Bacterial RNase P class A from a Candidatus Zixiibacteriota bacterium, 342 nucleotides, folded computationally.
Rfam family: Bacterial RNase P class A. Rfam's curators write: Ribonuclease P (RNase P) is a ubiquitous endoribonuclease, found in archaea, bacteria and eukarya as well as chloroplasts and mitochondria. By type it is a ribozyme.
NCBI's taxonomy places the organism under Bacteria, Pseudomonadati, Candidatus Zixiibacteriota.
RNAcentral holds the sequence, with entries from ENA.
The gene name in the source record is rnpB.
Its mean pLDDT, the model's own confidence on a scale to 100, is 76.
RNA sequence: AAGGCAGGUUAGACGGUCGCCCCAUUUGGGGAGGAAAGUCCGAGCUUUCAAGGGCAGGGUGCCUCGUAACACGAGGGGUCCGUAAGGACACGGAAAGCGCCACAGAAAACAAACUACCCAUCCGGGAAAAGGUGAAAAGGCGGUGUAAGAGACCACCGCAUCGAUGGAGACAUCGAUGGCACGGCAAGCCCCACCCGAAAGAAAAGCCAAAUAGAGGGAGAGAGGUUGCCCGCCUCAAUUGAUCCCCGGGUAGGCCGCUUGAGGUCGUGCGCGAGCGCGAUCCCAGAUAGAUGAUCGUCACCCGUUAGGGAACAGAACUCGGCUUACAGACCUGCCUUGAUA
Numbered sequence: 001a002a003g004g005c006a007g008g009u010u011a012g013a014c015g016g017u018c019g020c021c022c023c024a025u026u027u028g029g030g031g032a033g034g035a036a037a038g039u040c041c042g043a044g045c046u047u048u049c050a051a052g053g054g055c056a057g058g059g060u061g062c063c064u065c066g067u068a069a070c071a072c073g074a075g076g077g078g079u080c081c082g083u084a085a086g087g088a089c090a091c092g093g094a095a096a097g098c099g100c101c102a103c104a105g106a107a108a109a110c111a112a113a114c115u116a117c118c119c120a121u122c123c124g125g126g127a128a129a130a131g132g133u134g135a136a137a138a139g140g141c142g143g144u145g146u147a148a149g150a151g152a153c154c155a156c157c158g159c160a161u162c163g164a165u166g167g168a169g170a171c172a173u174c175g176a177u178g179g180c181a182c183g184g185c186a187a188g189c190c191c192c193a194c195c196c197g198a199a200a201g202a203a204a205a206g207c208c209a210a211a212u213a214g215a216g217g218g219a220g221a222g223a224g225g226u227u228g229c230c231c232g233c234c235u236c237a238a239u240u241g242a243u244c245c246c247c248g249g250g251u252a253g254g255c256c257g258c259u260u261g262a263g264g265u266c267g268u269g270c271g272c273g274a275g276c277g278c279g280a281u282c283c284c285a286g287a288u289a290g291a292u293g294a295u296c297g298u299c300a301c302c303c304g305u306u307a308g309g310g311a312a313c314a315g316a317a318c319u320c321g322g323c324u325u326a327c328a329g330a331c332c333u334g335c336c337u338u339g340a341u342a
Stems, first nucleotide, its partner, number of pairs: 001338010012299007020031004033313001037324002040322005045201005057196005062076005077091001078089004092191002097189002099185003114131002117126003139157002142154003158180001159178008206255003216246004222236005263282008301310003
């Protein structure tokens, strides 16, 4: 210098004017995101149901650690890909059983024989090496051997079993033994190990409570209208109860849930790390059909000669921890390969 790998930051800045929401009420303080999104996992909180156990059902699936928990994260192991930095992986079990393996092919799994090979006059037999088919063909490769062949035998490799050593473990390395017994699929049923009460969710739940209907209890002979009051008049009622009181009910509306929380920042200690401990400090939206806006100026970025234009994805709705997805422009860090120069 070229090409590449891994990761991170930011999400325009400052000021003026006019507004909106919340808290204090005095002049003040605070007011969207890295994903607020998808609602995919895991929790908190609330209500209803559920004794307990089992079955069923669901989930997870290399190891260890982290965490309130997880299907998340960290570190490590194995296999595969890449020259490498690095990347991908539902990564327990196919010698418990069942099932499936299209087409092609002789044969798709208790092996078998189309061509070709060997023996044989023929009938027939041997053999499983070669051809061919397929995603996949019965350990590979070289030799010995044979009529031709074959783990039939031998070396190396693979595989299986056992042992030793290292490691906390997944696992690794080495040695001995075995002559191959075990094709693939468990994201088919299934088996194994571990884990899990079910349902609904903030329009949950709780509290106050105009109104209306219905029901209950008590008092009860009067009550209401006209009126300043009385008479009078009118209406309703007198145990089949007018009227009043209490209880109850819970619509409209209001309050609460509601934002202090597995919280943020800084320092420090431990840890490879995810993270954990201690100390200090801060309070940082809480609306309810939904506030968080509009505009102007200066500077910064991109396009354009200028005038001017542009600036992503998106937007809280009970709260956290993750994952996934979307994202303009700008910037930063570490590492690898190749080439050149010193």